[in-house]
RNA sequence: CAGGUUGGCCGGGCGGUCGCUCCUCUGUUUUGGCAGAGGGGAGGAAAGUCCGCUCUCCAUAGGGCAGGGUGCUGGCUAACGGCCAGGCGGGGCAACCCGACGGAACAGUGCAACAGAGAGGUACAUUGCCCCCUUGUGGGGCGAGGGUGAAACGGCGGUGUAAGAGACCACCGGCGCGGGCAGCGAUGUUCGCGGCCAGGCAAACCCCACCCGGAGCAAGGCCAAGCAGGCGCAUUGGGGCGGCCCGUCCCGUAAAAAGCGCCGGGUAGGCUGCUAGAGCUUCAGAGUAACCUGAAGUCGAGAGAGAUGACCGUCACCCCGCAAGGGGUACAGAAAGCGGCUUACAGGCUGACCUGGAUA
RNA sequence: CGGGGCGUGGCGCAGUCCGGUAGCGCGCUUCGUUCGGGUCGAAGAGGUCAUGGGUUCGAAUCCCGUCGCCCCGA
Numbered sequence: 001c002a003g004g005u006u007g008g009c010c011g012g013g014c015g016g017u018c019g020c021u022c023c024u025c026u027g028u029u030u031u032g033g034c035a036g037a038g039g040g041g042a043g044g045a046a047a048g049u050c051c052g053c054u055c056u057c058c059a060u061a062g063g064g065c066a067g068g069g070u071g072c073u074g075g076c077u078a079a080c081g082g083c084c085a086g087g088c089g090g091g092g093c094a095a096c097c098c099g100a101c102g103g104a105a106c107a108g109u110g111c112a113a114c115a116g117a118g119a120g121g122u123a124c125a126u127u128g129c130c131c132c133c134u135u136g137u138g139g140g141g142c143g144a145g146g147g148u149g150a151a152a153c154g155g156c157g158g159u160g161u162a163a164g165a166g167a168c169c170a171c172c173g174g175c176g177c178g179g180g181c182a183g184c185g186a187u188g189u190u191c192g193c194g195g196c197c198a199g200g201c202a203a204a205c206c207c208c209a210c211c212c213g214g215a216g217c218a219a220g221g222c223c224a225a226g227c228a229g230g231c232g233c234a235u236u237g238g239g240g241c242g243g244c245c246c247g248u249c250c251c252g253u254a255a256a257a258a259g260c261g262c263c264g265g266g267u268a269g270g271c272u273g274c275u276a277g278a279g280c281u282u283c284a285g286a287g288u289a290a291c292c293u294g295a296a297g298u299c300g301a302g303a304g305a306g307a308u309g310a311c312c313g314u315c316a317c318c319c320c321g322c323a324a325g326g327g328g329u330a331c332a333g334a335a336a337g338c339g340g341c342u343u344a345c346a347g348g349c350u351g352a353c354c355u356g357g358a359u360a
Numbered sequence: 361c362g363g364g365g366c367g368u369g370g371c372g373c374a375g376u377c378c379g380g381u382a383g384c385g386c387g388c389u390u391c392g393u394u395c396g397g398g399u400c401g402a403a404g405a406g407g408u409c410a411u412g413g414g415u416u417c418g419a420a421u422c423c424c425g426u427c428g429c430c431c432c433g434a
Base pairs, nucleotide, nucleotide: 001356002355003354004353005352006351007350008349009348010347012315013314014313015312016311017310018309020041021040022039023038024037025036026035027034028033043331047342048341050340051339052338053337054336055216056215057214058213062246063245064244065243067212068211069210070209071208072086073085074084075083076082087101088099089098090097091096102207103206108205109204110201111200126146127145128142129141130140131139132138133136154172155171157169158168159167173197174196175194176193177192178191179190180189181188182187220272221271222270223269229263230262231261232260233259237251238250239249240248279298280297281296282295283294284293285292316329317328318327319326320325361433362432363431364430365429366428367427370386371385372384373383380417388404389403390402391401392400410426411425412424413423414422
C1' cells in the first nucleotide's frame, strides 16, 4: 500500500420565530378554565412481541396424566431459548466464522422416490468368477471385480481356495469393554482385550435428563353517577384453573343464598397502579471473561384517542453542475417496568488482528 | 393486550397432515372448422410455491427468522 476479519461508539450541531404536552409558582375566575414566568419532554433499536422476569388478581399456587419447551461441559444471572470461557465437529491459507452438539449393534417402531440384482434381512446373482457331469434354458459354490445410486455391509497387503470371502494374519481406521495419566467437567491421550465392522435419518414417532399453574396494567384497588330485571344449572350438588382425574377450600342443605352461564338494562367520569429502578455515570478491588463487590455523584417523558412538531438562517456531510447555484441527510415514534434475542438502518469516528506485496 | 388462519402460472383453487415428476378449471397464444365471429376440436406457452436461512441424498411440504393480508376475543 492492497485485500480481509472482528469489537466499541456516534447517528446532525448552533441561533431565531411560531406551536404541542406534563409539572411547579404567581395572578384571575363560582367551578371548569384562562394568562404569565420557570423547568422536564423518544431510541439504539422506542419496532417485531420471539423468550425470560418483576408486579397484580385468581386459593400462602398442591399431586398425577396430558401438553409445551430446552438439550456438549463449566460458570454468570432474579430468570432465560441470554451472556462468558472451554471441548468437539465443519468451513477458511489465516485472522476468524458457523453448529437444535443427549440417545441409532444393549428399548421399540417407522422412512429411503428414481435407478439398481439387492436399501437393512446372516439380504441379494444383472454383468460376472469357479467346480461337476448325463453338455442342458443342467446342478452347485462365491460375495472379491464391473455397473446403479445420496447411501451397497471397513481400507490395503498377504495366507488360503476350484474360485473366493475378516474365513485367517500383519498394519491402518471405526466401534464397544476394562484400566492408567491430564482436566471440576465436556474431553484428550495412552495401554490391553474383543473380528464386534449390521450403515444413514430422531428440525420422523419415540426414549432419557431438566424446566413450565393460568391470566394479564383494558391486571388490580378506591370514589362518583346511572339502571330493571328475567331465565337456566342440583343434593352421589354448585363454584373456585386452562384439557382431564385426585386432593383441598368456599357455599348450600329441601328452597333459597353465594357462585357460574345466557338474555336484557345502565354508564362511556375521576383518582390510583405510574415510573427512584435487577436505574445511570465515574473510580477502586476480585475474576481470563461474562459478571460481582465497594465508594462517590446523579434523577433522565409519564399521555389517556394519546405531546415530543414546523419554518428560517448558518455550519457539517453526500449527490448534480465548469461555475453561480440546486437537491438531499438513514431506520424509525414511548404507553406498567426491566433483562435479552431477532429484524431495519444514509453516513461517520475508532481499537485490535490476519494475508499478500514493496521498502528499510 | 391476547389468540387463530392464509400467501402455489393472469384469476379461483388442489397438493402440505405422512418429504421424492407442481397439477385442475377459467383465461392467454397458435392452428383447424366458418363468408366472419362464437361454439367445438388439436397443439402450446406461462411457476423465485411470499421471502432469507437451516435439517435432509432430496423441501411447496419439516424447523427457525422476516414480510404482507384476513379473522376472532377482552
Predicted 3D model of RNase P RNA and transfer RNA as a complex of 434 nucleotides. The prediction has a mean pLDDT of 77. It holds a member of the Rfam family "Bacterial RNase P class A". Its family is annotated with dimeric ribonuclease P complex, ribonuclease P activity and tRNA processing in the Gene Ontology. The family's RNA type in Rfam is ribozyme.